Annotation
A computed fold for a 75-nucleotide RNA from a Candidatus Dormibacteria bacterium, annotated as transfer RNA. The coordinates come from a structure-prediction model, not an experiment, and the mean pLDDT is 81.
RNA sequence: GUGGCAUUAGCUCAGUGGUAGAGUGCCUGGUUGUGGCCCAGGAGGUCAUGGGUUCAAGCCCCAUAUGCCACCCCA
Numbered sequence: 001g002u003g004g005c006a007u008u009a010g011c012u013c014a015g016u017g018g019u020a021g022a023g024u025g026c027c028u029g030g031u032u033g034u035g036g037c038c039c040a041g042g043a044g045g046u047c048a049u050g051g052g053u054u055c056a057a058g059c060c061c062c063a064u065a066u067g068c069c070a071c072c073c074c075a
Base pairs, nucleotide, nucleotide: 001071002070003069004068005067006066007065010024011023012022013021018055026042027041028040029039030038048064049063050062051061052060
C1' cells in the first nucleotide's frame, strides 16, 4: 500500500429499515444476627466520527479513526 473483519450500557455481547435490549457489574429496598446467595425495583446509550439515501437508519451507501487478520512491495 491492497483486501477482509470488528466498533452498541462500566465489561461481554444480541439487535430482519419502524419504541435501543440481554447477561454481568453498579445503586436502593426485601430477606438474613451480619455478609453472601436469592427476590423486587432503579440508574446508566452522541449505537466509533463525519456525510449521504429514505417518510423513517444501530441496520443500506461513502469517507475517516482505532484494533485484529491476510496478502503485496522494500529492507

It matches the Rfam family "tRNA". By type it is a transfer RNA. NCBI's taxonomy places the organism under Bacteria, Bacillati, Candidatus Dormiibacterota, Candidatus Dormibacteria.